[in-house]
Molecule: transfer RNA
Organism: Candidatus Saccharimonadota bacterium
RNA sequence: GGCAGGGUAGCUCAGUUGGUUAGAGCGUGAGACUCAUAAGCUCGAGGUCGCGGGUUCAAUUCCCGCCCCUGCUA
Numbered sequence: 001g002g003c004a005g006g007g008u009a010g011c012u013c014a015g016u017u018g019g020u021u022a023g024a025g026c027g028u029g030a031g032a033c034u035c036a037u038a039a040g041c042u043c044g045a046g047g048u049c050g051c052g053g054g055u056u057c058a059a060u061u062c063c064c065g066c067c068c069c070u071g072c073u074a
Stems, first nucleotide, its partner, number of pairs: 001073007010026004019057001028044004050066005
């Protein structure tokens, strides 16, 4: 350099044939429970969906460019 896959919450990831809720588990905060702690239970916070542009009434999703990560290859 070429090809393929990936980038979504602090971490690991799902998701959407384009539409009105952006989610799960873990973590974290609070509450209740307990003599107390843990576990389990209830509730909550936390996201420019990598960046820029295009198409569209509407883009996390489609198209283009760029950046980063992983693998293969020369």